[in-house]
Context: one part of a larger RNA
Formats: sequence, C1' cells, structure tokens
RNA sequence: CGUAGGAAACCUGAGGAAGGCUGUCCCUAGUACGAGAGGACCGGGACGGACGUAGCUCUUGUGUGUCAGUUGUUUCGCCAGAAGCAUAGCUGAUUAGCAACCUACGGAAGGGAUAAGCGCUGAAAGCAUAUAAGUGCGAAGCUCUUUCCAAGAUGAGGUUUCCCACUGGGUCAACCAGGUAAGGCCCGUGGUAGACGACCACGUUGAUAGGCCGGAAGUGUAAGUGCGGCAACGCAUUCAGCUGACCGGUACUAAUCGGCCGAGGA
Repeated sequence: CGUAGGAAACCUGAGGAAGGCUGUCCCUAGUACGAGAGGACCGGGACGGACGUAGCUCUUGUGUGUCAGUUGUUUCGCCAGAAGCAUAGCUGAUUAGCAACCUACGGAAGGGAUAAGCGCUGAAAGCAUAUAAGUGCGAAGCUCUUUCCAAGAUGAGGUUUCCCACUGGGUCAACCAGGUAAGGCCCGUGGUAGACGACCACGUUGAUAGGCCGGAAGUGUAAGUGCGGCAACGCAUUCAGCUGACCGGUACUAAUCGGCCGAGGA
C1' cells in the first nucleotide's frame, strides 16, 4: 500500500515445512522343520542406541555486585574491626538464570490408492492363461492421519462485537480539506520478549520496576561483650550475622501532565 467504511477479537485452511531410524533379549517354543547338529514364520512383551522437541523437579556444570576461610601488602592514628590491590588474589560452598552429562516425551496405530510380486473369474484360441471385459490382495515408499506456519490464498475467505452516517469547499460528484468516534500510536515503568523493530505486562480506577517488609534459598554460628587459657585459641550470647537475580505484601520513589493519528462508506 492492497484486501471498496473505520476498528477489535477469534477462526477456516489453499498451500508449505517437520517427523518417518534401528538393535538386543524374553514368551509363543527348544514347538513347526530336521537323522542329528541346529532351529523358525506369524503373533505378543521388555529394555536400549542414535536423532529430535520441550523443561529445570532431581543430578551435574557455570554462577566476576552471595556467604565463609585465608596469604602478601597499603590505608582508615594504634588495638580490634574493616576497605583497596594482587587472574574474581587464592580456596570451599552456592540462589536465580543459562545449559547437558539431567528429566519428560516422540517415531506409532489406522484408512485409501499402488510397486515388485501373488491371485479369482475368463475369452480371443472348445484347452490353457492373473487380462483382453471384470475383480481381489500386496511395501519403511505415495496419500490422508500427527506437529508447526499459513487469507499478499491479489482467488486477498469466514464469524462475533464496537464506532457512526459530521463540518467546509467542490462542475453538488467523484474528490479535496478539517475536527472527531470506536480504536491505535507516541511517551513512560518493565520482562515470560528481544540485535533493532516486534511481542507481552503495566501506567494512580496502579503492584510495572526500584525501595522497604516478610518468606524461601545460600553461607555456616557475625560484630561487641562476658567466661576459660601464658598464648595460639576455645566456649556462651548465636541454627547467629550477612545475602544478586527467587515467592509474596506494601504506593515510599518512578510510570506526571499530555500529544498525535484515526471512518463518513464507488
């Protein structure tokens, strides 16, 4: 821009894409078969490999603004306690998130038409013949079935709901201009989203983010003080103290005030 008014939501599915893998073991059954050795079809079940999709409950990895321990050094006047630097100084753990080595699930079943192949009936050709007329079965393949995208499918589809039939100009008619409606956008706070657009949530009739409060979770028992010890240190207060992303609550802070676009129906 189009989809013959302007919008919002939900669908249909022409068409397209994806998927389609496979092993071992057990039962049937040591049966059929076979002198024996050996050893099935058909059918049923269990467990896997690789691949794929999704997720973070578990496990594991990471986790540079979490916690603790600790070395050297500098500073805060000193002690104590802290902070900076040294690969995040090093080391041990670790929330959220992100991942796989983790977890869950998938390939199926079924219908239709067929290939090779196997048939039925059956003449030409008194026979024979699956074929000439007719007719049946038959594959991981084809096509439906499953999942995803999808009306720019210009062949532009459908349903429901909302907004109205304005003002001025005009050869009164297409059209032009204007302010609006429903609605949308800008703007702002953000994330389940994300390169940017987009998408999603929210904007005071408010829990959208931050702060604060509570909880979870992590670390592992803070500082100070008291007691014990010559001291290093230990014990008590104290399952303490501290804490990023997690779950809630709470308008304290910031989403203020606003602006723009947008039909009048050939």
About this RNA: A computed fold for a 266-nucleotide part of an RNA from an Actinomycetes bacterium, annotated as large-subunit ribosomal RNA, domain VI. The prediction has a mean pLDDT of 88. Taxonomically the source falls in Actinomycetes (Bacteria, Bacillati, Actinomycetota). The sequence was found in a public genome assembly.